Record summary:
Predicted 3D model of an 89-nucleotide RNA (c-di-GMP-I-GGC riboswitch aptamer) from a Betaproteobacteria bacterium. The sequence was found by an Rfam model in a public genome assembly. The source organism's lineage runs through Bacteria, Pseudomonadati, Pseudomonadota and Betaproteobacteria. Rfam family: c-di-GMP-I-GGC riboswitch aptamer. Its family is annotated with cyclic-di-GMP binding in the Gene Ontology.
[in-house]
RNA sequence: ACUGAAAAAGGCAAACCCGCCGAAAGGCGGGGACGCAAAGUCACCGGUCUAAAGGAACAGCCGUUCCCAUGACAGCGGGACCGCCAGCU
Repeated sequence: ACUGAAAAAGGCAAACCCGCCGAAAGGCGGGGACGCAAAGUCACCGGUCUAAAGGAACAGCCGUUCCCAUGACAGCGGGACCGCCAGCU
């Protein structure tokens, strides 16, 4: 540097449950394991989710609907950076 068949030191932890934070998506901690060879880190590109604030339409009011990321997902794909073990040279 390449590869991830087997093995091994080990690692992470979906759904679900509990607590906390958040308008929500979702996040954090504990339990729990569906899976993962980067399921380590980063929203740069695409995608997806949410729509508080803002904008618009309707409405007498309450309100309803639509648009919108500045919010979120790295366990959706690509990309960037870093790293463990083993194989091979």